[in-house]
Context: one part of a larger RNA
Formats: sequence, C1' cells, structure tokens
RNA sequence: GGAUGAACGCUGGCGGCGUGCUUAACACAUGCAAGUCGAACGGAGUUAUAAUGAAACCUAGUGAUUUAUAACUUAGUGGCGGACGGGUGAGUAACGCGUGGGUAACCUGCCUUGUACAGGGGGAUAACACUUAGAAAUAGGUGCUAAUACCGCAUAUGCGCACAGUAUCGCAUGAUACAGUGUGGAAAACUUUAGCGGUACAAGAUGGACCCGCGUCUGAUUAGCUAGUUGGUAAGGUAACGGCUUACCAAGGCGACGAUCAGUAGCCGGCCUGAGAGGGUGAACGGCCACAUUGGGACUGAGACACGGCCCAAACUCCUACGGGAGGCAGCAGUGGGGAAUAUUGCGCAAUGGGGGAAACCCUGACGCAGCGACGCCGCGUGAGUGAAGAAGUAUUUCGGUAUGUAAAGCUCUAUCAGCAAGGAAGAUAAUGACGGUACUUGACUAAGAAGCCCCGGCUAACUACGUGCCAGCAGCCGCGGUAAUACGUAGGGGGCAAGCGUUAUCC
Repeated sequence: GGAUGAACGCUGGCGGCGUGCUUAACACAUGCAAGUCGAACGGAGUUAUAAUGAAACCUAGUGAUUUAUAACUUAGUGGCGGACGGGUGAGUAACGCGUGGGUAACCUGCCUUGUACAGGGGGAUAACACUUAGAAAUAGGUGCUAAUACCGCAUAUGCGCACAGUAUCGCAUGAUACAGUGUGGAAAACUUUAGCGGUACAAGAUGGACCCGCGUCUGAUUAGCUAGUUGGUAAGGUAACGGCUUACCAAGGCGACGAUCAGUAGCCGGCCUGAGAGGGUGAACGGCCACAUUGGGACUGAGACACGGCCCAAACUCCUACGGGAGGCAGCAGUGGGGAAUAUUGCGCAAUGGGGGAAACCCUGACGCAGCGACGCCGCGUGAGUGAAGAAGUAUUUCGGUAUGUAAAGCUCUAUCAGCAAGGAAGAUAAUGACGGUACUUGACUAAGAAGCCCCGGCUAACUACGUGCCAGCAGCCGCGGUAAUACGUAGGGGGCAAGCGUUAUCC
C1' cells in the first nucleotide's frame, strides 16, 4: 500500500447492487417448510332434480322413507412423490477431493425410440358396523366389501440360465454376431367430454456404483506396524469386482521414497495479495463429500441404510389416572444462552424451477420480493455566480498590524437529492403482478432539510499561543514531558480523507 462475512470509538443526507452467528454440530416455546391424484377403488356426508308416497289432517297439498341421476367434499385402500429442493461443516489426512484413465466386473423409476403382447381365473383386506382393553397413545376380536391392491394358470422368434458349435475381433480373463437343444420368467384394465395407462424385451438419454495412476497440512521429543492381517482354493453374498464374509492351506503384507501413532483440517472452481514465482485463504455463488440430539440397525423402494420415515439403546425435555406414552429448527422466521459481533415470529406463488394431476388446479419459508444494519462496493448531494467597508467576532501581535477571508452578510440565480401534488410502467399474457401507486415522468415550491473524523517533532502533507512542569499525559518506531514543550491538554490556524474518518484484529 492492498484486502476483510469484521468489531470498537466519534459522526451520519439519499439511492442502486451485494452482503449479514466466523462463537455453543448449545438447548429450543409458537407458526409454517411435502404433498397430490375421485379420470385406480368401495364407502360416507351435503346440496339439487326426478320418481316413490308411511302417518296425520281429510282429497288439496305438506311430506317421513326408499330409489335413480348430477355436482361438491374426503377419512380409508391404492398410485406417484416424501432419496429432489433447503441447512450445516461435527467427523474425515481418505480414492474424501482434484485431475486423467478403466469396468471384457455394474445398476438406472420417470423420459425418448423401436419390437411384441395384453387371454382366462381366484382368495382376501382396510374403510364401515358391532364390540373388548386403555387416562391417553393405541392395540385386539367378530361380521361385510372394492380395486390399476394381492395370488395362481395360459401365452413367450425377444430376455435370463445350462450345454455344445461356427465366424470375426481382442494383450488377456474373453467380447460380438449367427443358428441349435433343454429350462425359467409377464401383465390391468378402466372410462368416455376427452383419453390416461399396463407387461416383456432391445437401444438411447439421464443419474449413480466400483477400480486404478498422479497430486493433496504438521510432528521422528511418534520407528517399527499388521492376524482377515498378505496371498491361494472352495463356497456364500452383492447391481457388480474384491477377505466383502466364512472354512481350509501357505506365511506373508507395509515401513526413513516416513509405515504406525499423535495433532490439525471438509476438498475444489475460486478469493486476497504479489511484476511474477510464490504466500495466505476456502464467507457469499457453483461442483463433490459427510452429517441430521448421540450410537447402532435394517425395512420399503429404480434409488436411502432415509433432516421434517421405522426399530433398539443412551442423554435431555414434556404428558400421565404411575400402568405407560410423546418429542428432535445443522429448513424459514423467532426465543434463551454463548459472544467483540451478525437481521423480520413480513408479503406472494405474479415470475423461474420442483412434486402430484389428463386437465382445471393444489402444494412449494425453493424462489421472487419487501423489512432491518454505512457491513462492503459504486453513484449523487449538502449549492452556483457576484461580493473589500478586506465588516463584526475570534486568535495573535514588535500594538503599527497580521490571520481567519470572498469566507460571511448583501445582490443575482439554480433545484440534483429529500419533502408536496398529479400521472404511471416493463417484468405476462388467452387470463393472472407479491413487488407497487414502486421505478419513471411532469408540475408547483423553498437555499431551504443534509459534515464529520483523524492528524500537524522526524519517518509524513500540515505551526503558533496559553496551561502543565519527569506531574498529568503521549507513543507505530526513534522518542517527547524535570518553567520559554511546533511531541502532553486547550484554543486559533493549517494538512488529509470525506458520509464517512480513525483504532484494533487477521492475511499478502
């Protein structure tokens, strides 16, 4: 000098764009953050229309009940989505990340393309009704019922597996193509205003899994480490290779090119600095990883060992009729606590994107906006011209003056910003605007409402007076102060930067 997610002191007019718990991965009241589909299904409820017409009045209507149709609503079964999006950085020195390869060792819902098929049966169960236990959470029993829920059967040029073959190719375990035999495996139909789907296979796309080379902090005041350990055979397991697991056999494997142990740490694109090399750093934004009170486990599923799912254990909090139950903000707000320190329990789904749905639409604290903070960057303003009696005041003085100083006043103008009034967008169009009567435009109006902070011994731009008297104090370094202090304090003057200016901390 530059930089910061900064803090502190003094000060503070406006706008735009950004940005805001770096500490306790501490504990959390309250609300919201993941639903949706009635065009999969049986019910239930409400309303309307039509039919039916009990009983009473007594022949004209009211109208219980039942049935049908339509519309709306939805607890349950079922489907898809809750593996995305959002948060945090505790752990991790690791194939975690970065980079470059490999899979002849792999999976992939929805989507796209193509081929083929969709035949015929069955038994349940929730809801519901009745009922039992319980304070509750909830659990159980009996009976009834539906499906795109569930289970067989049939079908199968493709597909899997087994057997043996030919051709081409590959460094190789082998790969590809063709034809053969045996064997195994599917489905869901519904509805009509329109259509949405199902099964198998092949391929694509997308997303993921695994393996390898290289790179990736400090310590030797850590030198030896290792028993599924290293390799083999066989079996199991997995989407898949593999000590991944198990049995048996062998005795290996790693290490001064730093193993093991200990400490610290999410990694990167980037960011800061620097002429560069390098050094520092990993907030915001983007990619990857890990985690979801702590530890463990699997289930479901195309995908999880799952933040707002399940089970077990632990700590903590809450309810309880003491028998037993409920909970998880490192989602958005917000509270307590910690701290030098970090915001609103706001508006909206109008846009972009996501989930569901045929759609209408619903949901979306993602997101779009607004609020708060000079926290940062950028822009603008706090007036312009004229004005010497060089006014007054103040400071100083050699008492003549000098400085403040064209500065002020006065005169002539202007209106950016703020304030007032009127009009008023784009963003989105078939329609729909939270922002917002905002941006912006125009008009009237008044110099009015808008300047501070640090410094003045040298480094380093800027000097005098008074007070103080090694005191009080200053200080980044050198150093000032003990009676004439340009270095302390105050005043006048001056210098620098400016809605900021200084200080502190950290990095180059």

RNAcentral holds the full RNA, with entries from ENA and SILVA. Small-subunit ribosomal RNA, 5' domain from an uncultured bacterium, 508 nucleotides, folded computationally.